This is a predicted structure of a 356-nucleotide part of an RNA (large-subunit ribosomal RNA, domain IV) from a soil metagenome. The full RNA is in RNAcentral, with records from MGnify. The prediction has a mean pLDDT of 86.
[in-house]
Context: one part of a larger RNA
RNA sequence: ACGUGGCCAAGGAACUCGGCAUAAUGAUCCCGUAACUUCGGAAGAAGGGAUGCCCGUCCAGGUUGUUAGCUUCGCGCUAGCUGCUUGGUCGGGUCGCAGAGAAUCGACUCAAGCGACUGUUUAGCAAAAACACAGGUGCGUGCAAAGCCGCACAAGGCGCUGUAUACGCACUGACGCCUGCCCGGUGCCGGAAGGUUAAGGGGAGGGCUUAGGGGUAACCCGAAGGUCUGAGCCGAAGCCCCGGUAAACGGCGGCCGUAACUAUAACGGUCCUAAGGUAGCGAAAUUCCUUGUCGGGUAAGUUCCGACCUGCACGAAUGGCGUAACGACUUGAGUACUGUCUCGACCACGUGCUCG
Numbered sequence: 001a002c003g004u005g006g007c008c009a010a011g012g013a014a015c016u017c018g019g020c021a022u023a024a025u026g027a028u029c030c031c032g033u034a035a036c037u038u039c040g041g042a043a044g045a046a047g048g049g050a051u052g053c054c055c056g057u058c059c060a061g062g063u064u065g066u067u068a069g070c071u072u073c074g075c076g077c078u079a080g081c082u083g084c085u086u087g088g089u090c091g092g093g094u095c096g097c098a099g100a101g102a103a104u105c106g107a108c109u110c111a112a113g114c115g116a117c118u119g120u121u122u123a124g125c126a127a128a129a130a131c132a133c134a135g136g137u138g139c140g141u142g143c144a145a146a147g148c149c150g151c152a153c154a155a156g157g158c159g160c161u162g163u164a165u166a167c168g169c170a171c172u173g174a175c176g177c178c179u180g181c182c183c184g185g186u187g188c189c190g191g192a193a194g195g196u197u198a199a200g201g202g203g204a205g206g207g208c209u210u211a212g213g214g215g216u217a218a219c220c221c222g223a224a225g226g227u228c229u230g231a232g233c234c235g236a237a238g239c240c241c242c243g244g245u246a247a248a249c250g251g252c253g254g255c256c257g258u259a260a261c262u263a264u265a266a267c268g269g270u271c272c273u274a275a276g277g278u279a280g281c282g283a284a285a286u287u288c289c290u291u292g293u294c295g296g297g298u299a300a301g302u303u304c305c306g307a308c309c310u311g312c313a314c315g316a317a318u319g320g321c322g323u324a325a326c327g328a329c330u331u332g333a334g335u336a337c338u339g340u341c342u343c344g345a346c347c348a349c350g351u352g353c354u355c356g
Base pairs, nucleotide, nucleotide: 001351002350003349004348005347006346008344010342011341014340019337027051028050029049030048031047036041038174052094053093054092055091056090058088059087060086061085062084063083065081066080067079068078069077070076095099107335108334109333110332111331112330113329114327115326119131120130135172136171137170138169139168140167141166147158148157149156175322176321177320178319180252181251182250185249186248187245188244189243190242191241194240195239196238200234201233205229206228207227208226209225212221213220214219253271254270255269256268257267280314281311292308293307294306295305296304
C1' cells in the first nucleotide's frame, strides 16, 4: 500500500449523477392503527408496551397411579386424591449498561410517473414503463373449414377425434367513465350496365411456291395444293366505373375584422378541404423557445408537486382520461440511521509490495 473484518469524539448526507455502500429495523405476545378502497384490502400500516432468574399464589389443560359412582362392561364417562408436566394470572424478591442479552431475524412514511395484477425476457453489460396476461373489438371459417406443417408430386398430418359459446388471424390490454368527425387517397368487401383487355376462336385480305397459259425474248398471268402472314368480329378476371367499410392503412386547416379603458373575442367575413381535433388531458416518459409564469416545499430547488394554456409537435382500442391493490421499476420529499462525507485515527488477520 492492498484485501477482509472490527471500532471511533463532535456533526449526521455536508458525500455523490444518485444515500452507491454502511448503519439501522428485525422474534413472540399485548395495545393500537390514517387517507383511500374494486369493501377483499390498505395492515406487520404507523406508533407504543412486555420479555431473565428465584419464591409464593391462583386458574386452565395434558398425563401416570388410585378411590367412588355410573356404565353401552370399552384405558368408556363423571367426581375426588396423588405424582409428573404444559400454558397463563397475580404478588414478592433478585442481578447486570443491557433479559427476543449470542446466532438467525421487516427500516418506515409522504407525493408523483409507468405498467392493472402473479408471471416472461436479452444463457455471458439491459428484469424494465419491454413481452405475456385475463378482458375488449374487428376480420376469416359451415367442416374434405379457414389456416398451417410437410413432400419432387401425391398419399398423409395438425387444426380436431373439436363444430361458430368453436377454430384461425390482427389490434387493444384488469376495472371505471368513455371511444367524436372524415370513405377524397390506399386497402378490403360488394356490384355488374358501360369502357379497356390476353391466350384462344375466327378468317376478309396479302406474300412465296407452280401444273398450265401468254410472249421472238426479257418476262407476264396464274388454278388446286403446300406454306408464311393476317383486318373486322367473338373472347374472362383485372383495371376504369358504382357503392360500402376507419377497434382497416390513415387524416382531423388558413387569413382578416369585431365589445363603452386596455386586453381578449362569444360574433362576422373570406379562402381551401374528404373532414377540419369532440370529450378528456396538457411545459407532459410528448414543450423547441425554457430554469415559461404563478403557487408549494428549501436559507438557497435547471429536479419534484399543484396550477395556468402560448399543445414548436397530446388526443380517443398505433386507444383517451382516471384508478384500489401490486413492483429487486423510475422521480421528488421526509423520519430513523450511519466513516458516504467534514477528516481522518486506531485494532485484528492476510498478501506476490517495501525496508531490515